[in-house]
RNA sequence: GCCCCUGUAGCUCAGUGGUAGAGCGUCUGCAUGGUAAGCAGAAGGCCACGGGUUCGAUCCCCGUCAGGGGCU
Numbered sequence: 001g002c003c004c005c006u007g008u009a010g011c012u013c014a015g016u017g018g019u020a021g022a023g024c025g026u027c028u029g030c031a032u033g034g035u036a037a038g039c040a041g042a043a044g045g046c047c048a049c050g051g052g053u054u055c056g057a058u059c060c061c062c063g064u065c066a067g068g069g070g071c072u
Stems, first nucleotide, its partner, number of pairs: 001071007010024004018055001026042005048064005
């Protein structure tokens, strides 16, 4: 230099054109003599950034940035 993959909740990851989910974690409650485990609920995300296509974009297209891998 060229090519490919990845970027979504505090962490690990789903999702894939129609106002985003799980597990773990955090908080509150139930329960216990008490703690843990267990059960119920809640908070937390402008889906890396900018632009385009579309009635509508996390998803498609272009660019930028960051991380990983391959080739020379």